[in-house]
Predicted 3D model of a 380-nucleotide RNA (Bacterial RNase P class A) from Loktanella sp. Alg231-35. The source organism's lineage runs through Bacteria, Pseudomonadati, Pseudomonadota, Roseobacteraceae and Loktanella. It matches the Rfam family "Bacterial RNase P class A". Rfam links the family to the GO terms dimeric ribonuclease P complex, ribonuclease P activity and tRNA processing. Rfam's curators write: Ribonuclease P (RNase P) is a ubiquitous endoribonuclease, found in archaea, bacteria and eukarya as well as chloroplasts and mitochondria. Rfam classes the family as a ribozyme.
């Protein structure tokens, strides 16, 4: 120099005029006022309400270990596969000897398969049978272990090394799991992001959650299931029905009822709280940890709007962009690459706007700057 991986920062500034919202102020006037993804609504909470979220069942969920975290399907560190010379990346990573189901087409033949080519022995005679074999070709995404040698008529774990695989101990690791050595010719492949099995984990529904006020209507009407009952003087106590999956249990509510379920029909479409100081968020610096992260100390900082504020405009100033000019260095030398200066011109340009709120994650995103690491090439 060139290529490539991996993090991360930023994605304008500063002054004048005027315009909005929140606070605070008697007022002047102060002061604060969208993002790295506010986006997707995929996850996980906090809070509110149903009924105590108790046990269970259905349904969903996640899936190697070990650690963080308020908690997760996140995030960190490990192991095992795979992809790449390599930094590095990717994996929906439990079990296929619990069972059922798939594997099209091609092919002889897709899991206790199979005999076409094609090799061999025999017989009759040049191409038939009979046997014996799958090691070599061929069909497949895959073909019942590779390689290499023995040894056979001709092959085959049929023997043997060596590899794969299986078993139990041993060792190292907290542990996924590794490792050297023994013994076994060796269970019949794949898929569970096929159903299912096993282990955690999970009641529902949501700021349009749910509260208070104020107002106004018609305590509206119709039909349907269940009950409508027993003992007691009474209280009660059995019995029915009654909620955001259901079923039990507890507790409440109601029993001459709907607190269920379907259909019609009227009011109210105001206001005020939730509403934004937190499992806070940032910089520095200390301790422990290989990190994620915790924890101590110091100071700073904080949008709450409701048809929905946070804007407009003018100047400057810089990133960026294009134009010309001549300079210097390298190279493949009509010419291309860089690095810097001078005039000129243009001038903030990517993806984008809070709506109960926090931690993830995925997706989009012009420019620009920093860090480390890999490989290639030259020179010292």
């Nucleotide at each position: 120099g060139c290529g490539g991986a991996u993090g991360g920062c930023u994605g304008g500034a500063u002054g004048g005029c005027u315009g909005c919202g929140g606070c605070a102020g008697c007022g002047a006037u102060g002061u604060c006022g969208a993002g790295g993804a506010a986006a997707g609504u995929c996850c996980g909470g906090a809070c509110u309400c149903c009924a105590c979220a108790a046990a269970g069942c259905a349904c969903g969920g996640u899936g190697c270990c070990g650690g963080g975290u308020a908690a997760c399907a996140c995030c960190c560190g490990g192991c095992g596969g795979g992809g790449g010379u390599a930094a590095c990346c990717c994996c929906a990573g439990g079990g296929a000897a619990a069972g059922c189901g798939c594997c099209a087409c091609a092919g002889a033949g897709a899991a206790c398969a199979g005999a076409c080519g094609a090799c061999c022995a025999c017989g009759c005679a040049u191409g038939c049978g009979u046997g014996g074999u799958c090691a070599c070709g061929g069909u497949g995404a895959a073909a019942c272990g590779g390689u290499g040698g023995g040894g056979u008529a001709a092959g085959a774990g049929c023997c043997c090394a060596c590899c794969g695989c299986g078993c139990a101990a041993g060792c190292g690791g907290c542990a996924a799991c590794g490792c050297a050595a023994g013994c076994g010719g060796c269970a019949c492949g794949g898929c569970a992001a096929g159903c299912c099995c096993c282990a955690c984990c999970g009641g529902g529904a949501g700021c349009a959650a749910u509260g208070c006020c104020a107002a106004a209507u018609a305590g509206g009407g119709a039909c349907c299931u269940c009950g409508c009952g027993u003992c007691g003087c009474a209280a009660g106590a059995c019995g029915g029905g009654g909620a955001u999956g259901c079923u039990u249990g507890a507790a409440c509510c109601c029993c001459a009822g709907a607190c269920g379920g379907u259909c019609c029909g009227g009011g109210u479409u105001g206001g005020c709280a939730g509403c934004u100081a937190g499992a806070g968020g940032g910089c520095g610096u200390c301790u422990g940890g290989u990190a994620a992260c915790a924890g101590g100390c110091g100071g700073c900082c904080c949008a709450g709007a409701u048809g929905a504020a946070u804007g407009g405009u003018c100047a400057u100033c810089u990133c960026g962009g294009g134009u010309g000019a001549a300079u210097u260095g390298c190279c493949u030398u009509u010419g291309g690459c860089a690095a810097a200066u001078c005039a000129c011109c243009u001038a903030a340009g990517a993806c984008a706007g809070a709506a109960u709120c926090c931690g993830g994650c995925u997706u989009a995103u012009a420019g620009g700057c920093c860090a480390u690491c890999c490989g290639c090439g030259c020179a010292a």